[in-house]
RNA sequence: CUUACGGAGAGUUUGAUCCUGGCUCAGGAUGAACGCUGGCGGCGUGCCUCAUACAUGCAAGUCGAACGAGGCCCUUUGUAUUCGUACGAAGGUGUCCUAGUGGCGAACGGGUGAGUAACACGUUGGUGACCUGCCCCGAAGAGAGGGAUAACUCUGGGAAACUAGAGCUAAUACCUCAUGAACUCGAGGGAGUUAAGUUUCUCUCGAGAAAAUGGAGCAAUCCGCUUUGGGAGGGGCCUGCGGUCCAUCAGCUAGUUGGUAGGGUAAUGGCCUACCAAGGCGACGACGGAUAGGGGGCCUGAGAGGGUGGUCCCCCACACUGGAACUGAAACACGGUCCAGACACCUACGGGUGGCAGCAGUAGGGAAUAUUGCCCAAUGGACGAAAGUCUGAGGCAGCAACGCCGCGUGCGCGAUGAAGGCCUUCGGGUUGUAAAGCGCUUUUCUGGAGGAAGAGGAAGGACGGUACUCCAGGAAUAAGUCUCGGCUAACUACGUGCCAGCAGCCGCGGUAAAACGUAGGAGGCGAGCGUUAUCCGGAUUUACUGGGCGUAAAGCGCGUGUAGGUGGUUUGGUAAGUCGGAUGUGAAAGUUCCCGGCUCAACUGGGAGAGGCCAUUCGAAACUACCAGACUUGAGGGCAGUAGAGGAAGGUGGAAUUCUGGGUGUAGCGGUGAAAUGCGUAGAUAUCCGGAGGAACACCAGUGGCGAAGGCGGCCUUCUGGACUGUCCCUGACACUCAGACGCGAAAGCUAGGGUAGCGAACGGGAUUAGACACCCCGGUAGUCCUAGCUGUAAACGAUGCAGACUUGGUGUUGGUGGCUUAAUCGUCAUCAGUGCCGUAGCUAACGCGUUAAGUCUGCCGCCUGGGGAUUACGGCCGCAAGGCUAAAACUCAAAGGAAUUGACGGGGGCCCGCACAAGCAGCGGAGCGUGUGGUUUAAUUCGAGGCUACGCGAAGAACCUUACCUGGGCUUGACAUGUACGUGGUAGGGAUCCGAAAGGUGACCGACCCUUCGGGGAGCGUACACAGGUGUUGCAUGGCUGUCGUCAGCUCGUGUCGUGAGAUGUCCGGUUAAGUCCGGUAACGAGCGCAACCCUUGCUCUGUGUUAUACGUGUCACAGAGGACUGCCGGUAUCAAACCGGAGGAAGGUGGGGAUGACGUCAAGUCAGCAUGACCUUUAUGUCCAGGGCUACACACACGCUACAAUGGCCGGUACAAUGGGUCGCGAAGUCGCGAGACGGAGCCAAUCCUCCAAAGCCGGUCUCAGUUCGGAUUGUAGGCUGCAACCCGCCUGCAUGAAGUCGGAGUUGCUAGUAACCGCAGGACAGCUAUACUGCGGUGAAUACGUUCCCGGGCCUUGUACACACCGCCCGUCACGUCAUGGGAGCUGGUAACACCUGAAGUCGGUGACCCAACCUCACGGAGGGAGCCGCCCAAGGUGGGACUGGUGACUGGGACGAAGUCGUAACAAGGUAGCUGUACCGGAAGGUGCGGCUGGAUCACCUCCUUU
Repeated sequence: CUUACGGAGAGUUUGAUCCUGGCUCAGGAUGAACGCUGGCGGCGUGCCUCAUACAUGCAAGUCGAACGAGGCCCUUUGUAUUCGUACGAAGGUGUCCUAGUGGCGAACGGGUGAGUAACACGUUGGUGACCUGCCCCGAAGAGAGGGAUAACUCUGGGAAACUAGAGCUAAUACCUCAUGAACUCGAGGGAGUUAAGUUUCUCUCGAGAAAAUGGAGCAAUCCGCUUUGGGAGGGGCCUGCGGUCCAUCAGCUAGUUGGUAGGGUAAUGGCCUACCAAGGCGACGACGGAUAGGGGGCCUGAGAGGGUGGUCCCCCACACUGGAACUGAAACACGGUCCAGACACCUACGGGUGGCAGCAGUAGGGAAUAUUGCCCAAUGGACGAAAGUCUGAGGCAGCAACGCCGCGUGCGCGAUGAAGGCCUUCGGGUUGUAAAGCGCUUUUCUGGAGGAAGAGGAAGGACGGUACUCCAGGAAUAAGUCUCGGCUAACUACGUGCCAGCAGCCGCGGUAAAACGUAGGAGGCGAGCGUUAUCCGGAUUUACUGGGCGUAAAGCGCGUGUAGGUGGUUUGGUAAGUCGGAUGUGAAAGUUCCCGGCUCAACUGGGAGAGGCCAUUCGAAACUACCAGACUUGAGGGCAGUAGAGGAAGGUGGAAUUCUGGGUGUAGCGGUGAAAUGCGUAGAUAUCCGGAGGAACACCAGUGGCGAAGGCGGCCUUCUGGACUGUCCCUGACACUCAGACGCGAAAGCUAGGGUAGCGAACGGGAUUAGACACCCCGGUAGUCCUAGCUGUAAACGAUGCAGACUUGGUGUUGGUGGCUUAAUCGUCAUCAGUGCCGUAGCUAACGCGUUAAGUCUGCCGCCUGGGGAUUACGGCCGCAAGGCUAAAACUCAAAGGAAUUGACGGGGGCCCGCACAAGCAGCGGAGCGUGUGGUUUAAUUCGAGGCUACGCGAAGAACCUUACCUGGGCUUGACAUGUACGUGGUAGGGAUCCGAAAGGUGACCGACCCUUCGGGGAGCGUACACAGGUGUUGCAUGGCUGUCGUCAGCUCGUGUCGUGAGAUGUCCGGUUAAGUCCGGUAACGAGCGCAACCCUUGCUCUGUGUUAUACGUGUCACAGAGGACUGCCGGUAUCAAACCGGAGGAAGGUGGGGAUGACGUCAAGUCAGCAUGACCUUUAUGUCCAGGGCUACACACACGCUACAAUGGCCGGUACAAUGGGUCGCGAAGUCGCGAGACGGAGCCAAUCCUCCAAAGCCGGUCUCAGUUCGGAUUGUAGGCUGCAACCCGCCUGCAUGAAGUCGGAGUUGCUAGUAACCGCAGGACAGCUAUACUGCGGUGAAUACGUUCCCGGGCCUUGUACACACCGCCCGUCACGUCAUGGGAGCUGGUAACACCUGAAGUCGGUGACCCAACCUCACGGAGGGAGCCGCCCAAGGUGGGACUGGUGACUGGGACGAAGUCGUAACAAGGUAGCUGUACCGGAAGGUGCGGCUGGAUCACCUCCUUU
């Protein structure tokens, strides 16, 4: 440079992220099946299940040129004759037929895959240990004889199948003898070859052994026969290597292993027998069990692999099941024989017959697999000399979309974008050039005509009148299926309403479903399309290519060490591995490439490649290995030193606890959050002295030391293991690791014997608590201690195997050594060995690790492969037991998990704020009443609001109305709107009378309008159709508005930077602030929404104006505008920053007071009944009108208020001072009447003018004198007033009378920090009136207290833990109860499999055998040789009996497990989870669990020590 080949991911754990990890999907394939659909052709394929049972037909015969015989036929002829013929005789020949003898074939071809884990298969070799009919080539030969026997005839038996006896006969059937070149055997000699001789060649001798001279032909000749050499092809046997699972199969084996001899075979061999020896196999997996025909190939895959073995080819095995031999060249024989068994059939009951895993076909099984077809024309086979016969091998056809391939169902033009459908924002869009229509074509189809190749030279073709060709006709005969939430291409409407259903995974469906069903539309593929099943892929998810093990699953608790694996430097050799060349083989088909044949393709022909861990041979010698030799650096040793809680044994010491004796002494001690149990007047506790006993060793003590780990701590002695340093003296690779094995191994526990001070499971008691089988307290047994044994486990942890090498540094500390320095310490430098921390590179998912690696490499071992089930069951091994080690499956889930992030939360921490607490004042909770709510009641008591954030809330006002509720009565285009059509002139409208509760009905009588081109039109009214209407549902479909956190100080963005990422930084830290306010620091720099300010009001001043007021001067008034306050000035504090503290001035001082203003968001907060609005529902009613009733009920409970309980008061009299507001259907003055509510009245006022309008508390004076009162006013009676159509249910007010509870309020709880609380009155809205004590405002009088932030509540910031994320009202554990499912144990019951022991033992081979039988040969004819039957023996199938082994099913009962919407009991875990958790072990308890002993941090918080980092 060229060519070829060539590997794609996605969904799902989370609030989000990265990782680990499983599940699932997209692809390809099939001997398929199922659903829907279906036009044609070509080529293939088609019982995968019951190696289940088979009716019927066919699948192996052939040869008359091997043989006799018979039949048929022909010729001649005889007899009889009914003249058809029948019965004979002789001869003949036939391309005639064949039951039998004989030969060859039947061992091939065809089927199936049960068995088989094996030399069965594949591959490579061997056979010097062998065979081979038919075929080919070569050599030689065929002489002389003999005796039978089927068929046939006769006589019998039997139902049949078949068979007995006698007689006759032939051969290419059988037998005897002869011959022997070659052959076989024995003996001997010579030669050659090999790794090896029972070999080959050759010589000599001896012995043995053939045949059909048949058949055809006139003959030539051909076909046969015998012996033998060779070949080809076929086979037997042996062999290296290769290919399944289980170790919960670890030991197996008596013909077993070998030898000798013999037998047997074509042949080797324990193949078989006898004897002898005691071997043989196995962790490189024997033996056992399970499964399975093997290969070429096929599917998949980038490949390596994984899966598979149907069709085709090769090999094997089998033929109803089991056994056996016979015949033969070959069989232990699919369509042969014998026996046993099961099954089926026939039967005259005596006995027989059968074997479709050949082709069709039947039944059965099953999701499922075809015709009882044609032909030997071709290819091939058997026989034959041949013609030929036979051939379900084979060639064809039929059935099946079962697969692959090809073709078609038309093509062009065609817009009014038709109709219809669907959707719609009602405009339109889409179906859609699609259709219709016009033109064209004829593959296919139908009809007609012709018509093959396949058969080598004539005839002869099942397929087949087929393929193909031509003509005619006419778009004619021909489209479905699946999907449309994401993955994954494709969207809307309606129906349904967690239902019906879908679903591969995630997941859809609870009234707006692109996920269900239907429709329209769209997308994919297309005579198919989907589904299911299975395999590979994706899956690097078993990782050889190509993974991991600190925390995700995963390092054995630790060591010693065997096999095994691996191994330092160097020299020489060998050539096993390794590398290269050559050769052989790796069948064909298949596969890849090239070329060709069917019109193409599928299919098929030819050629060339590829394919082995194969074999042989030649070569190379680097590396590994092996052999021989050397070396010293690995390893070990010697010598000289050093440190140490290393181990074992023996001794010894003091402090403390307890007990005990005595003394002193008196009433308590002890214990806890607080108590009690307990001890104590019989003298405790306390204190002093003496004694006893056991256990443990304070300080030193230290991320110090030692040990392999567990672990080891007073002191002394003895014994003993290891390490380190120095020296560089010795050996010379002696090494590393280590399956199995062996040893050690905390605590608890066990056995036996001691011991027992303290502590202390269990247990007892006291508390706590709802309970308390706990935490706390008082006691206390095992145990803890010692000796001897056992157990063998721990969070046995650095959750990090061992050994070695390499790779920047800093700083501590322990033990050595050396240098410098010093008088000596000290100090300093270097180095070795340990032990910590921080960190570079690098690694890591991150956290983190980082010369003590989790970095970079090497060697070896162990271990992992989703969660649960399961630290389990069963089996095995160990243990006295407890239990340990090893270790599954069914079933179930789509996750389980690691690290880190942001939040939220914590009975975690720090800082800070708020009428949050505290300090105060006044209340509420008790009473009566008012109002609201719940509840109850009711025909109805309409509806909504529900912790804070519902409850004097919607409602700024329910007698009717309102009104939505109830009862009853009416209306139905409607009480109200719009449109269309038609009608209407005494029309619309008004309306007396009568009925009625009203609505409504009736209807005398009266009686219209606008425009006009004079035709009419509009309005009104009536009728009809569209529609109206709904306070009906959904606030979880919505808009808008509102509440709350909260006027809290927060919430975010851009760019940059850091991190794989979610995210972080900014927003953190130090100050400061009311404030994320400001300042300083800072990988951040800026910005936005919030804070603040701007706005309104109020307080001070000024200016302007003046309706009104006026004492006319003006005004403290009103309106409008301006100024003023900014930490501006001074002092102090401070980082001399922000700011804070104090002061001056000022009306006001540090946001002056008040208001409006409410960030991102939270609560699916509230409202469909204020309004608007989607969808749904309703339509003579859920609409509308009317009357009456109800919303006002009343055993009760709660919330918010009012009035009080009185003397700081009540009552009476006098008297003073406001502000905000409102007013023409209104406010309403003066005056008059009434005790009063009020009435009459009507001036004035559309308002700074008039009215409301007398404010009240206050002040002055009087009275009451502590009482249920001259307090309090409920309740009730009565008389009135007002509003209104109407005060009965159900209004307000007034007078008189009545005079209830209540004497300051339990637990608890609310508001308020200054003109505030408290007290006092006034006004307004809505409204006819009013239940207002409510609400919204207004002014009057006018306090107390705040030390402070420990605590309660709420909030903000930082940090920490988390198993929470619906976010602690979270999550979550176990028992119990119920249901379903799978599973273990289980008295047993019942099958299967393979062996074993004994008994019996068919057929049959082999062996034996007196008597029995027999033609061939010998014979003296008696007999013999030989053979046969029978009998006996060995072996042996099947059967029987027996005890075991392994493995299924089932089983009362029982154990745990999994799952299930809301069950019960508790609260164990996650935060310090409220007693930190976990853990091994032991005991206890309904349960989670608790406690003891030892261990771990995978514990929060605070403090201290040590080390490190920075300065």

A computed fold for a 1511-nucleotide RNA from an Anaerolineales bacterium, annotated as small-subunit ribosomal RNA.
The coordinates come from a structure-prediction model, not an experiment, and the mean pLDDT is 82.
Rfam family: Bacterial small subunit ribosomal RNA. Rfam links the family to the GO terms ribosome and structural constituent of ribosome.
The sequence is in RNAcentral, with records from ENA.